This is a predicted structure of a 76-nucleotide RNA (transfer RNA) from Candidatus Berkelbacteria bacterium RBG_13_40_8.
The RNAcentral record of the sequence draws on ENA.
The coordinates come from a structure-prediction model, not an experiment, and the mean pLDDT is 80.
Its Rfam family is "tRNA". It is annotated as a transfer RNA.

């Protein structure tokens, strides 16, 4: 070099063209208790790996380029 899979909240993943991009966990707050805990409310927390293109509309589909993984293959 060539394939194939993967990048989305601090951290595990969902969402594979449509309305505001959601969930479990961590962490905050408040309740809760003598106190802690379990438990229960509740807020918050995203340029969906960069960038460029198709679309009326992109995290979701095309191109590239980057990290990570597994796989061939070269090594005269």
């Nucleotide at each position: 070099g060539c394939c194939c899979c993967a990048g989305u909240a601090g951290c595990u993943c969902a969402g594979u063209g449509g309305a505001u991009a959601g969930a479990g966990c961590a962490g905050g707050a408040c309740g809760g208790u003598u106190c802690u805990a379990a438990c229960g409310u509740c807020a918050a927390g995203g340029u969906c790996g960069g960038g460029g293109g198709u679309u009326c509309g992109a995290a979701u589909c095309c191109c590239u380029c980057c990290u990570g993984g597994g796989g061939c293959g070269c090594c005269a």